[in-house]
SAM riboswitch aptamer (S box leader) from Paenibacillus senegalimassiliensis, 127 nucleotides, folded computationally.
RNAcentral holds the sequence, with entries from MGnify.
NCBI's taxonomy places the organism under Bacteria, Bacilli, Caryophanales, Paenibacillaceae, Paenibacillus.
Its Rfam family is "SAM riboswitch aptamer (S box leader)". Gene Ontology term of the family: regulation of gene expression.
RNA sequence: CUUAUCAAGAGCAGGUGGAGGGACUAGCCCGAUGAUACCCGGCAACCGGCGAUGUAACCCAUCGCAGCGGUGCUAAUUCUUGCAGAGCGAGCAAGCUAUGAUGGUUUGUCCGUUUCUGAGAGAUGAG
Numbered sequence: 001c002u003u004a005u006c007a008a009g010a011g012c013a014g015g016u017g018g019a020g021g022g023a024c025u026a027g028c029c030c031g032a033u034g035a036u037a038c039c040c041g042g043c044a045a046c047c048g049g050c051g052a053u054g055u056a057a058c059c060c061a062u063c064g065c066a067g068c069g070g071u072g073c074u075a076a077u078u079c080u081u082g083c084a085g086a087g088c089g090a091g092c093a094a095g096c097u098a099u100g101a102u103g104g105u106u107u108g109u110c111c112g113u114u115u116c117u118g119a120g121a122g123a124u125g126a127g
Base pairs, nucleotide, nucleotide: 001127002126003125004124005123006122011040014039015038016037020030021029022028024082026080027079041074042073043072046070047069049065050064051063052062053061054060078121083118084117085116086115087113088112089111091109092108093107094106095105096104097103
């Protein structure tokens, strides 16, 4: 750099060890009732392995099996968020329209927000 995946799963009293940790921003959380980390255990099944089908056969593709190999993961959706769009709500301005008055509607602009979509960033595998 390319590509696939990121809503499920995994210690309830295992061990070591002792202070910050959840990538970054802003939040919000976890942590001496001992986190993060390491070991053990576990989860999953990306690569590798085995089988079936397709083929004359190989390559390859699809499906399935195991989990003894290589990684990975094991608080919270990748904890949320950061950019863009859609939706919703409020304000302001202008146009049209109605009324005794309040109003209705269209366009523009700006702010907020929760929801959705996509991107970005990040993580992991394979190349």